[in-house]
Context: one part of a larger RNA
RNA sequence: GUCCGCGAGUCACCCUGUGUGGCAAGGUUAACCGAAAGGGGAGCCGAAGCGAAAGCGAGUCUGAACAGGGCGUUUAGAGUCGCAUGGGGUGGACCCGAAGCCCGUGUGAGCUACCCAUGAGCAGGUUGAAGCAGCAGUAACAUGCUGUGGAGGACCGAACCGUUGUCCGUUGAAAAGGGCUCGGAUGACUUGUGGGUUGGAGCGAAAGACUUAUCAAACCGGGUGAUAGCUGGUUCUCCUCGAAAUGCCUUUAGGGGCAGCCUCCUGUAAUGCAGCACGCGGGGGUAGAGCACUGAUUGGUCUAGGGGCCCCUGCCGGGUUACCGAAACUUGUCAAACUCCGAAUACCGUGUGUGUCAGCAGGGGAGUGAGACUGUGGGGGCUAAGCUUCACAGUCGAAAGGGAAACAGCCCAGACCGCCGAUUAAGGCCCCUAAACACAGUUAAGUCACUAAGGAUGUGGGGUUGCGCAGACAGCCAGGAUGUUGGCUUAGAGGCAGCCAUCAUUUAAACAGUGCGUAACAGCUGACUGGUCGAGUGAUCCCGCGCCGAAAAUGAUCGGGAGUCAAACUGUGUGCCGAAAUCGCGGACCCCGCGCAAGCGGGAUGGUAGAGGAGCGUACCUGCGGGGUUGAAGCCGUACGCGGAAGCGGCGGUGGACCUUCAGGUAGUGAUUAUGCGGAC
Repeated sequence: GUCCGCGAGUCACCCUGUGUGGCAAGGUUAACCGAAAGGGGAGCCGAAGCGAAAGCGAGUCUGAACAGGGCGUUUAGAGUCGCAUGGGGUGGACCCGAAGCCCGUGUGAGCUACCCAUGAGCAGGUUGAAGCAGCAGUAACAUGCUGUGGAGGACCGAACCGUUGUCCGUUGAAAAGGGCUCGGAUGACUUGUGGGUUGGAGCGAAAGACUUAUCAAACCGGGUGAUAGCUGGUUCUCCUCGAAAUGCCUUUAGGGGCAGCCUCCUGUAAUGCAGCACGCGGGGGUAGAGCACUGAUUGGUCUAGGGGCCCCUGCCGGGUUACCGAAACUUGUCAAACUCCGAAUACCGUGUGUGUCAGCAGGGGAGUGAGACUGUGGGGGCUAAGCUUCACAGUCGAAAGGGAAACAGCCCAGACCGCCGAUUAAGGCCCCUAAACACAGUUAAGUCACUAAGGAUGUGGGGUUGCGCAGACAGCCAGGAUGUUGGCUUAGAGGCAGCCAUCAUUUAAACAGUGCGUAACAGCUGACUGGUCGAGUGAUCCCGCGCCGAAAAUGAUCGGGAGUCAAACUGUGUGCCGAAAUCGCGGACCCCGCGCAAGCGGGAUGGUAGAGGAGCGUACCUGCGGGGUUGAAGCCGUACGCGGAAGCGGCGGUGGACCUUCAGGUAGUGAUUAUGCGGAC
């Protein structure tokens, strides 16, 4: 892991609903007695309340009150005891699960820590303290030298003890090891045996270390089924309805209480509820707009005032202005916390119509209180986020089907069951792949099939305008001059550094010069003119489609192939395909209406949490029956039959003694899942 078996809302008492039964202004007994029937009325609930109570009582309390008021009485009266069942309470209370807390004169120092007693061990090599001896030396000491000697938490290094670094090992050879390397190795050394100290205690050269692979309080047993607002699991079927992820409060935020939303029962309402349509009547300050207020804000005019400068002036003061400038006027703007204005919607009331839709009230049972995305209106953020937080709506959640290649939240559409029938929606109709043609345009990028500012004689359409057969535009040929090198400046300045002026003449035309160029000239060129040529050529604005802008990490791509008067884009037309939508036929079930009924007509039947209803099956018991050695149960098989499902039968094999309909009753009553438990493989 698989299979088989086991495995989770139970029981007692109390409270409160519902169903049902007995009795009923009453109902009922408990212990106990008794073989039973029965006895037992103690007690409990109800038939009366009010008051904190004493207490009083159809009243009572408050009160001074014969006042008022509160709660009751009355017309309208129902309880109580069983049984079954929903829910609550107390208990382990649906099951499994902690880490823990406490208790015990419980068990432990065969591991380890420290201690006591008694034993044991330390190859070999090195160094060479004191002391001593001799010699030297001293007045004597001291001191020196040479020997001798053999000290040391001395040196090197095996055993032994340890474990520094690294490699291996990591379901290991090993629940701490192996290899290499390394520290101590006469000592605060190591070690044998015996003995001692322990659980808030021991022991600790101190690391919260160690106290038997266990230590910030051992192990064993007990309290114990501790507690777990947490995680996981919770077992047959069908039918009806069907949520929530919100508000307020919460030592509250992944938990709760109340409300909201779901369900079931009862009652109520018919001149009737919600919703919708139309009419009528309302309040509003949003969108927009505006500048009348509050503020912000562009330019101008004008002015009080201020500043500068100059002048007049002894002071005061006056004049002036390329400055600043309130207010005012004018011009152009902005605002969530501005408003002279002001919608659409929405909301409230009401009338009519529609309305099986459903409200309202009381009561039983819940679940939910992590929401998600999309569109729209806002806030926060960066007019960021698959971001966050509100509001309105939708979908998912709890929704299958078709489309979007694939894709909870997008588009279409809400699946009762069956059908090898039909029509459509979104979206599509070259092939993959069901279905397409026609007409008119556009695009040349494979745009289509990711994007912007910005850029461009791409291309199609439209508008305005200049020049042009008196010859335009482009090209080619020729001219492009004179005063003059204009004046100034300057070393120079001759069209062309710069400043000023920009005339006149000859002309078909020609600038006191458009650019290149020179040190300055020169030179080239342009404007301008003639000729040649012979019909269009410039400028600008708007619209359609395209081009560049365009960089990402494994191999690219529109889903792919492929596609160019399209299989792209725009427009028009007519078809077709396409879903569980719609229709048709048959069937099931629920609700409503009619009906005595059979039935007929209409509507409904996706569904998680959850509420309600109806059933199947298992074990045992009771009653009445039935089956079985001519083969019970169980087990295996089955291509057979029945049922709406759980299921029930038939047949064959095996097996070898019990099984069971129906009507009731009682529960240890249903398992793919709890890293479930046991067994087998």
Overview:
Large-subunit ribosomal RNA, domain II from a Kiritimatiellia bacterium, 681 nucleotides, folded computationally. The RNAcentral record of the full RNA draws on ENA.